[in-house]
This is a predicted structure of a 345-nucleotide part of an RNA (small-subunit ribosomal RNA, central domain) from an uncultured prokaryote.
Rfam family: Bacterial small subunit ribosomal RNA.
Context: one part of a larger RNA
RNA sequence: UUGGGCGUAAAGGGUUCGCAGGCGGCCGAUUAAGUCAGAUGUGAAAUCCCACGGCUUAACCGUGGUAAGCAUUUGAAACUGAUUGGCUUGAGUUAAGGAGAGGAAAGUGGAAUUCCUAGUGUAGCGGUGAAAUGCGUAGAUAUUAGGAGGAAUACCAGUGGCGAAGGCGACUUUCUGGACUUAUACUGACGCUGCGGAACGAAAGCGUGGGGAGCAAACAGGAUUAGAUACCCUGGUAGUCCACGCCGUAAACGAUGAGUGCUAGGUGUCGGGGGUCAAACCUCGGUGCCGGAGCAAACGCAUUAAGCACUCCGCCUGGGGAGUACGUGCGCAAGCAUGAAACUC
Numbered sequence: 001u002u003g004g005g006c007g008u009a010a011a012g013g014g015u016u017c018g019c020a021g022g023c024g025g026c027c028g029a030u031u032a033a034g035u036c037a038g039a040u041g042u043g044a045a046a047u048c049c050c051a052c053g054g055c056u057u058a059a060c061c062g063u064g065g066u067a068a069g070c071a072u073u074u075g076a077a078a079c080u081g082a083u084u085g086g087c088u089u090g091a092g093u094u095a096a097g098g099a100g101a102g103g104a105a106a107g108u109g110g111a112a113u114u115c116c117u118a119g120u121g122u123a124g125c126g127g128u129g130a131a132a133u134g135c136g137u138a139g140a141u142a143u144u145a146g147g148a149g150g151a152a153u154a155c156c157a158g159u160g161g162c163g164a165a166g167g168c169g170a171c172u173u174u175c176u177g178g179a180c181u182u183a184u185a186c187u188g189a190c191g192c193u194g195c196g197g198a199a200c201g202a203a204a205g206c207g208u209g210g211g212g213a214g215c216a217a218a219c220a221g222g223a224u225u226a227g228a229u230a231c232c233c234u235g236g237u238a239g240u241c242c243a244c245g246c247c248g249u250a251a252a253c254g255a256u257g258a259g260u261g262c263u264a265g266g267u268g269u270c271g272g273g274g275g276u277c278a279a280a281c282c283u284c285g286g287u288g289c290c291g292g293a294g295c296a297a298a299c300g301c302a303u304u305a306a307g308c309a310c311u312c313c314g315c316c317u318g319g320g321g322a323g324u325a326c327g328u329g330c331g332c333a334a335g336c337a338u339g340a341a342a343c344u345c
Base pairs, nucleotide, nucleotide: 003317004316005315006314007299008298012313014200015199016198017197021193022192023191025087026086027085028084029083030082031081033080034079035076036075037074038073039072040071041070042069049065050064051063052062053061054060090190091187092186093185094183095182096181097180102176103175104174105173106172107171108170109153114148115147116146117145118144119143120142124135125134161168162167205246206245207244208243209242210241214240215239219235220234221233222232257312258311259310260309261308262307265290266289267288268287269286270285271284272283273282274281294301295300318345319344320343327338328337329336330335
């Protein structure tokens, strides 16, 4: 608890959808709930406050006055609300297009590693800073042919593309979401945000069943070292992969919530449209860099704002204690979410 803030000082929810709520375009008409003005009543006295007065002053006392608020009533009609009529610029629909690692499923390919079989071939290979462990005369490494299996998809590849975020990269087919452009044909404010809620959500981890080439926590050995529970080396199991079900967290980052409008430019690039013989050029939507006003503690941001404004949500309020304890909810568990205090500086 007002205010001031949230890129880096504390602070933007991981992301989206969305009930309630809050907020909401242009032009009319009506109404009068909010709003504004007037009147009446009430607002006890004392007290407080203001003015004047009385005790020589003051304290004290006296007289007069003031206020919101509430109720009734009479008006005003700009704004908000309500009702009603219309509009098209917000939003959406339609038609025609092209772009894309957007998603799901099924199938297919080639390169490489490993393993197996066979051939050639012989003493080394491998590894390192140097070595050793390790592998190899039971024939390794190398090389040729054939086969098996799993995982990942070189080049293309690009501050390129797509997706709400997480994320997505060989090719083909099927199913499917979104965005963009052009046309302006249609609807006529149908919009924005969103407490709770729901869905999605890397990696690791968990459950059941598969799979297992390479890599590789744990583990073992070899080195290094004063030691070496590490860095380096040789091995190597979970795991990594698939199906289904959980988990629900990350420096889930642009450390920057969403939406709308406004505010100099320059230069790349991606997807469209117009234009042209081709260009130049114009334009819409994305994605980068530089930079002006402005902002900023500075760094920097700067039409993709951290500028100027409005709407809605989330969050912060000294450090430690502590994302701990307790309680509650969720979870198979791991744990996650919510989230203090004493004490201390």